[in-house]
A computed fold for a 74-nucleotide RNA from an Elusimicrobiota bacterium, annotated as transfer RNA. The RNAcentral record of the sequence draws on ENA. It matches the Rfam family "tRNA". Rfam classes the family as a transfer RNA. NCBI's taxonomy places the organism under Bacteria, Pseudomonadati, Elusimicrobiota.

RNA sequence: CGGGGCGUGGCCCAGUGGCUUAGGGUGCAUGGUUCGGGACCAUGAGAUCGGUGGUUCAAAUCCACUCGCCCCGA
Numbered sequence: 001c002g003g004g005g006c007g008u009g010g011c012c013c014a015g016u017g018g019c020u021u022a023g024g025g026u027g028c029a030u031g032g033u034u035c036g037g038g039a040c041c042a043u044g045a046g047a048u049c050g051g052u053g054g055u056u057c058a059a060a061u062c063c064a065c066u067c068g069c070c071c072c073g074a
Base pairs, nucleotide, nucleotide: 001073002072003071004070005069006068007067010026011025012024013023018057028044029043030042031041032040050066051065052064053063054062
């Protein structure tokens, strides 16, 4: 320098144009249970989807540029 993949709560992942308010697991907080803890049960907080712009009535999803990480080639 060229090509490809990935980026979504603290962590891991799903979601390939509209259906629900972006969902699940784990973690966290509060309460229950327990002598106490763990496990279990209930409730709750936490992400406007790496960033900017565009297309569309409507974008996490499509397009362009850009940032970061990984792979391949030179």